A computed fold for a 117-nucleotide RNA, annotated as FMN riboswitch aptamer (RFN element). Its mean pLDDT, the model's own confidence on a scale to 100, is 81. Rfam family: FMN riboswitch aptamer (RFN element). About the family: The RFN element is a highly conserved domain that is found frequently in the 5'-untranslated regions of prokaryotic mRNAs that encode for flavin mononucleotide (FMN) biosynthesis and transport proteins.
RNA sequence: AUAAUUCUUCGGGGUAGUGUGAAAUUCAUAACCGGCGGUUAAAGUCCGCGAGCCUUAAGAGGUUGAAUGGGUGUAAUUCCCAUACCGACGGUAGAGUCCGGAUGGCAGAAGAAACGG
Repeated sequence: AUAAUUCUUCGGGGUAGUGUGAAAUUCAUAACCGGCGGUUAAAGUCCGCGAGCCUUAAGAGGUUGAAUGGGUGUAAUUCCCAUACCGACGGUAGAGUCCGGAUGGCAGAAGAAACGG
C1' cells in the first nucleotide's frame, strides 16, 4: 500500500386550520414530508439500489411513482427563481402523512479487531 474476513454501532420524514357528515388526520379545501450510492456542483421526480408487491421448496427471478421553463456558472434536469408532479400492502368513511406486519428487514454509512499474502 492492496484485497478479502469477522464483529460493533448507526441506518425515513410528514395533515396545522376550515368545511360536509352519524362516522373521515382517509372526502373537499388547505398543510406537510422526501431513504442509500453515483453523477465536473448539493437531486423525492437524471442513472442505479433498497423497501413494498408477485412467482419460487430454496437459490433466485419478475415488477416497482413523478419536471418543466428561466437565471448564474468551466461545469448544475442537482444551486437560485417560478410553476408543476409523485408516493407499496392490510385495516378503517376512500390514507404518501393514522393504526398494523415492524422491538422486523434492508440499500448503505462509520468504526474496531485479528489473521494471511